[in-house]
RNA sequence: CCGUGCUAGGCGGGGGGUUAGCGGUCCCCUGUACCUGCAACCCGCUACAGCAGGGCUGAAUCCCUUCUUGAGGCUCGAGGCGUCCGCACGGGAGCGGGCCACCGGGCGUUGAGGGUUGGAUCCCAUGCGAUGGGUCGCCGGUGAACCGGGUCAGGGCCGGAAGGCAGCAGCCCUAAGCCGGAAGACUCAGGCGCCGUGGGGUUAUCUGGCCGGAGCCGCGGAGCACGUCACCCGACGGAGGUCGCUUGUCGAGGGAAGGUGCACGG
Numbered sequence: 001c002c003g004u005g006c007u008a009g010g011c012g013g014g015g016g017g018u019u020a021g022c023g024g025u026c027c028c029c030u031g032u033a034c035c036u037g038c039a040a041c042c043c044g045c046u047a048c049a050g051c052a053g054g055g056c057u058g059a060a061u062c063c064c065u066u067c068u069u070g071a072g073g074c075u076c077g078a079g080g081c082g083u084c085c086g087c088a089c090g091g092g093a094g095c096g097g098g099c100c101a102c103c104g105g106g107c108g109u110u111g112a113g114g115g116u117u118g119g120a121u122c123c124c125a126u127g128c129g130a131u132g133g134g135u136c137g138c139c140g141g142u143g144a145a146c147c148g149g150g151u152c153a154g155g156g157c158c159g160g161a162a163g164g165c166a167g168c169a170g171c172c173c174u175a176a177g178c179c180g181g182a183a184g185a186c187u188c189a190g191g192c193g194c195c196g197u198g199g200g201g202u203u204a205u206c207u208g209g210c211c212g213g214a215g216c217c218g219c220g221g222a223g224c225a226c227g228u229c230a231c232c233c234g235a236c237g238g239a240g241g242u243c244g245c246u247u248g249u250c251g252a253g254g255g256a257a258g259g260u261g262c263a264c265g266g
Base pairs, nucleotide, nucleotide: 001266002265003264004263005262006261009057010056011055012030013029014028015027016026020046021045022044023043024042034054035053036052037051038050063259064258065257066256067255068254069253072250073249074248077245079243080242081241083239084238085237086236089234090233091232092231094228095227096226098224099223102221103220104219105217106216107215114211115210116209117208118207119206120205121204122200123199124198125197126196127195128193129192131189132188133187134186135185136184138181139180140179141178142177148173149172150171151170156165157164158163
């Protein structure tokens, strides 16, 4: 150095989570890498390794070590973006009433605000009118079995007769009463009146006369503070989410270098 048969080793690894800790089942990364059974109120352990059973490979592309690169995860810190809660702290918008009189507008020398003197609106009393009620008087109608009047048929009474007397019904009239009517007189009432008289009041609104001579109003806008606020923006406090950066840490996979047996035969 070659051949044959073996052995150690290998047939995946890592991060998160869980756990006193480790491995596995779970999620993710890497990327291709034997099979069967077991396992989240979980399974097996305290160890160069999940437990049990079976299979393949096997001394180097394959196993081990170091260096390098490095998917991805976790973590520290400061931030960006967005969400939710709180606070009522600041600003804005809106709204409300107030002030002011800068701008616009309106009124004003055909006289503003103001002053003065009257009037109206208001209150009291009262007159007149109207309306409504009542009474009186007037007119019309009705109105009495007998106890109102007139006329009194029939009938009755008196009388010898002539004649006389009382008188029911009917008819006519009338009293009280009742009904109705309308011009009137008196009286009473009040959510009556472009009506009048006297008095009060005149804070307020309107208005006439006189004085006087330039302002007045606050409709819109601006401004000023005040209040309100469920809207917008921000500040502050807190809790999640997401993005990239940074610190530390673990790290699959890739690359390079080095290392690692036994027996027999030639």